RNA sequence: UACUUAUCCAGAAAGACAGAGGGAAUUGACCCUAUGAAGUCUUGACAACCUCCACAUACCACGUGUAUGUGAAAGGUGCCAAAUUCAACUCAAAGUAAUUUGAGGAAGAUAAGUU
Repeated sequence: UACUUAUCCAGAAAGACAGAGGGAAUUGACCCUAUGAAGUCUUGACAACCUCCACAUACCACGUGUAUGUGAAAGGUGCCAAAUUCAACUCAAAGUAAUUUGAGGAAGAUAAGUU
């Protein structure tokens, strides 16, 4: 870099430095921001994808086994405004229409595995 799989309406911020933007990209909407954006650092939390540990159940190859679930949070990541902020493409339903609702897709993010 690319591919595959899973998840994405839950959750969780203080301080220091800094000084004008930010919410991935495009368009539109909406929102955050000098009561301090991005970014960096420190500390703290949240979560439970992977590893580790404990327990329960099932299975057979009976092992330091496998699978599932629950718990825990030591290690590897992640994350700490708003649903991935919302819409965009397709289909369905309602409606005269504007539009609304639902399902899926695309794009993206994170993890694990492969490359």
Molecule: SAM riboswitch aptamer (S box leader)
Organism: bacterium 336/3